[in-house]
Parts: sequence; C1' cells; structure tokens
RNA sequence: CGUUCUCGGGGCAGGGUGCAAUUCCCGAUCGGCGGUACAGCCCGCGAGCCGAGCCAGGGCACAAAGAUCCCCUGGCGGAGCAUGAUCCGGUGGAACUCCGGAGCCGACAGUGAAAGUCUGGAUGGGAGAGGACG
Repeated sequence: CGUUCUCGGGGCAGGGUGCAAUUCCCGAUCGGCGGUACAGCCCGCGAGCCGAGCCAGGGCACAAAGAUCCCCUGGCGGAGCAUGAUCCGGUGGAACUCCGGAGCCGACAGUGAAAGUCUGGAUGGGAGAGGACG
C1' cells in the first nucleotide's frame, strides 16, 4: 500500500405548575473520534443538507442491431453549505488537557406545551480503532 473481518455514544432520580410537560420551572444527569502533558468548551474530524464527476446494472429510442445522450437503481466520490460552549488559582520544563474552584454548551423531524437526556430517520451512517491475509 491492497484485500478482508470485527468493533465503533452516554444521559432527567425526586419535586412544582398545569386537563395535558422526562419538552416549561426547581433539581438531576451525560460527554463520539484523531492531535497535543491526560481535553464536551484548544486545533481538526464525524453525525445533517447538497454534490460536479467516475463506475456497475437496468430502461427507452428501432425494420433490425449497436452505441452516445437521457431516465432509474446501487456503489465510489468532497470542490460546497450548516456546525455549540472556559475562565481563575496551583503544580510543572511543558497543561484553556492534570489538581482545586467557579462557569458554559449540545443537529434535524415529531409531540396535547417549547426536549443534549423521550420517540423517529437508525437493524442506517460514521470519524476512527483493532485483527487477519498478500
């Protein structure tokens, strides 16, 4: 480097209001992957939207035959769009990553009433991690 296999996301206890809320309020609770002094909040990636182009299979046009264009399905593919949040003190050669403290953030669709945590797309996709073979 090529082929292939496996793995690859967690979370509202208890209470208040209300006809109705795990959606509001009090409170509780969770933290994907790579990098780097050990990171949800630093740098980058993934999940959403969209996608030129390439490949494979099929369809259509015909007197007949084949191909391009075109259409459908699948695979590959990233130029593009969207994309949240941190400070202080300490230790140290080095930490917005460790220790102490105080904060903050969280896609889309659905819902009798607004969702990081419920339900759904999803028995999907996936950054990547590990193994086997050549």
RNAcentral holds the sequence, with entries from MGnify.
Predicted 3D model of a 134-nucleotide RNA (FMN riboswitch aptamer (RFN element)) from a soil metagenome.
It matches the Rfam family "FMN riboswitch aptamer (RFN element)". Rfam links the family to the GO term FMN binding. About the family: The RFN element is a highly conserved domain that is found frequently in the 5'-untranslated regions of prokaryotic mRNAs that encode for flavin mononucleotide (FMN) biosynthesis and transport proteins.